Description:
This is a predicted structure of a 475-nucleotide part of an RNA (small-subunit ribosomal RNA, 3' major domain) from a metagenome. Its Rfam family is "Bacterial small subunit ribosomal RNA". RNAcentral holds the full RNA, with entries from SILVA.

Context: one part of a larger RNA
RNA sequence: UGAUGGGGGCCUGUAUAAGCGGUGGAGUAUGUGGUUUAAUUUGAUGCAAUGUGAAGAACCUUAUUAGGGUUUGAUAUUUUGCGAAUCCCUUGGAAAUUUGGGAGUGUUUUUGGGAGUGUAGUGAUAGGUGGUGUAUGGUUGUUGUUAGUUUGUGUUGUGAGAUGUUGGGUUAAGUUUUGUAAUGAGUGUAAUUUAUGUUUUUAGUUGUUAGUAUUUAGUUGGGUAUUUUAGAGAGAUUGUUGGUGAUAAAUUGGAGGAAGGUGUGGAUGAUGUUAAGUUAUUAUGUUUUUUAUAUUUUGGGUUAUAUAUGUAUUAUAAUGUUAUGGAUAAAGGGUAGUAAAUUUGUGAGAGUUAGUAAAUUUUAUAAAUUGUGGCUUAGUUCAGAUUGUAGGCUGUAAUUUGCCUACGUGAAGGAGGAAUUGUUAGUAAUCGCAGGUUAGUAUAUUGCGGUGAAUACGUUCCCGGGCCUUGUACA
Numbered sequence: 001u002g003a004u005g006g007g008g009g010c011c012u013g014u015a016u017a018a019g020c021g022g023u024g025g026a027g028u029a030u031g032u033g034g035u036u037u038a039a040u041u042u043g044a045u046g047c048a049a050u051g052u053g054a055a056g057a058a059c060c061u062u063a064u065u066a067g068g069g070u071u072u073g074a075u076a077u078u079u080u081g082c083g084a085a086u087c088c089c090u091u092g093g094a095a096a097u098u099u100g101g102g103a104g105u106g107u108u109u110u111u112g113g114g115a116g117u118g119u120a121g122u123g124a125u126a127g128g129u130g131g132u133g134u135a136u137g138g139u140u141g142u143u144g145u146u147a148g149u150u151u152g153u154g155u156u157g158u159g160a161g162a163u164g165u166u167g168g169g170u171u172a173a174g175u176u177u178u179g180u181a182a183u184g185a186g187u188g189u190a191a192u193u194u195a196u197g198u199u200u201u202u203a204g205u206u207g208u209u210a211g212u213a214u215u216u217a218g219u220u221g222g223g224u225a226u227u228u229u230a231g232a233g234a235g236a237u238u239g240u241u242g243g244u245g246a247u248a249a250a251u252u253g254g255a256g257g258a259a260g261g262u263g264u265g266g267a268u269g270a271u272g273u274u275a276a277g278u279u280a281u282u283a284u285g286u287u288u289u290u291u292a293u294a295u296u297u298u299g300g301g302u303u304a305u306a307u308a309u310g311u312a313u314u315a316u317a318a319u320g321u322u323a324u325g326g327a328u329a330a331a332g333g334g335u336a337g338u339a340a341a342u343u344u345g346u347g348a349g350a351g352u353u354a355g356u357a358a359a360u361u362u363u364a365u366a367a368a369u370u371g372u373g374g375c376u377u378a379g380u381u382c383a384g385a386u387u388g389u390a391g392g393c394u395g396u397a398a399u400u401u402g403c404c405u406a407c408g409u410g411a412a413g414g415a416g417g418a419a420u421u422g423u424u425a426g427u428a429a430u431c432g433c434a435g436g437u438u439a440g441u442a443u444a445u446u447g448c449g450g451u452g453a454a455u456a457c458g459u460u461c462c463c464g465g466g467c468c469u470u471g472u473a474c475a
Base pairs, nucleotide, nucleotide: 001475002474003472004471005470007469008468009467010466011465012464013463015459016458019423020422021421022420023419026314027313028312029311030310031309032308033307034305035304042053043052064300065299066298067297068296069295070294077124078123079121080120081119082118083117086103087102088101089100092097108113127289128288130287131286132285136283138278139277140276141274143272148187149186150185151184152183153182154163155162156161167178168177169176193266194265195264196263198234199233200232201231202230203229207224208223209222212221213220240254241253242252243251244250316416320375321374322373323372324371325370326369332363333362334361337356338355342351343350344349382413387408388407389406390405391404392403393402429451430450431449432448433447434446435445
């Protein structure tokens, strides 16, 4: 100087406390361990692996396994010979691929040759999702959006070093003020950036409709006031006022204001730590393989299942469920697409087809909510697993192994032990909608809006972190 202490002091955080809702018990979905298997490809493993790489394994993907093939190779460069390319029929085969026959002789500058493509051969070489993330680049997680980290000159100490960066206040902040052998500076913080909340102005279509005419309908004429859309501005700075404070920094209450003290949310992640993760994104050293650890094809597997565990979802009901009426969003997507209206089917869907590369058309009825009726505390008109039959859709193909529909079936589950987790306001909780990924498949994920709480006295204790100080047989 660090590290460390079941040492001390100060401070801070959903850390505790105060509330609200969960997990842990049940079924299912999904991931992982284990077990099994010809194979169940593989990475990730406390927080910081486990709905993670994977924004979607029937084939492909695919790396795995059992068979069948190929060996200059599926792909790239170079070289030699032959044939234009290409198309059709045909034999064997599960396919990969293979046998035989036919049509066809092109383009460019003529005859050399060249381009392009197929085939045979040659050697240089190809190839590897083989190993090593403890050889690396790049990138990512975590500490942590925590307030730290470092340097010039000076001073000081024999020296390692110290000082500055410590002290008194203050802040979300090494933020700032004051003191001071220190005085300056870099980086981080803040600001910059983006969304949202108020308003002015510009614009007036595909948006809008107050008054006016018109219509079933902003449908049309007319209008651009309003709403909205999207460009440019304004606006918040402790500016103002009372108290506190050292006349400071600041803090606390008030006024005005759409917004008040970082307005609110996001992006932004310092020096370092963890030989943290990734050689299976890609790049790359080295090592290993070269009739195989390469490559191709058919089928299987990654979907197995006594069990353990993580994350979700659906429930256990009356603040409910069910039948039937009524009301109200935002943000997205669409041409190999989205699909209105209409016909048909109990339904999933099917037929036909208008419009629309979209503020025009379409997806598209939002749901919780609300009116009326039934159910009356039950394993039930709760719950929906499991399973039978019959159908629909996608796709060569749905058996292993997809999703959806109708009818029938109707399991566990009556609020979950020890323990443990999320969350402080338009938040939790709850309700639906949309997108990406897909031919098809969403309880996952990324967004969107609707309804909309309770509680925080406080810092004694638990956990994480920061600063000062102290002990130490540690470095």